Transfer RNA from a Candidatus Pacearchaeota archaeon, 82 nucleotides, folded computationally. It matches the Rfam family "tRNA". About the family: Transfer RNA (tRNA) molecules are approximately 80 nucleotides in length.
């Protein structure tokens, strides 16, 4: 240099044919249980804001009524080829 795959909350990881973003698990916080703890169970857990609402899927742009998903470009990681 060329080709392929990937980048989503604190972490892993979903999201069908473009149609409620963050399911589910881990972790964390509070509670129940216990003499106390572990385990188990319950509730909560992106950000801004008093609220209404707004923002948010690596950065930027485009298509579309609507984009994590499609197109262009750039950045980063892994694999292969030269």
């Nucleotide at each position: 240099g060329c080709g392929g795959c990937g980048g989503u909350g604190g972490c892993g990881g979903a999201a069908u044919u473009g149609g409620c973003a963050g399911a589910c698990g881990c972790g964390c916080a509070g509670g129940a249980c216990u003499u106390a703890g572990a385990a188990u169970c319950c509730u909560g857990u992106u950000c801004u804001g008093a609220a209404a609402a707004g923002a948010g899927u690596g950065g930027g742009g485009g298509u579309u009524c609507a984009a994590g998903u499609c197109c262009c470009u750039c950045c980063c990681g892994c694999c292969g080829c030269a």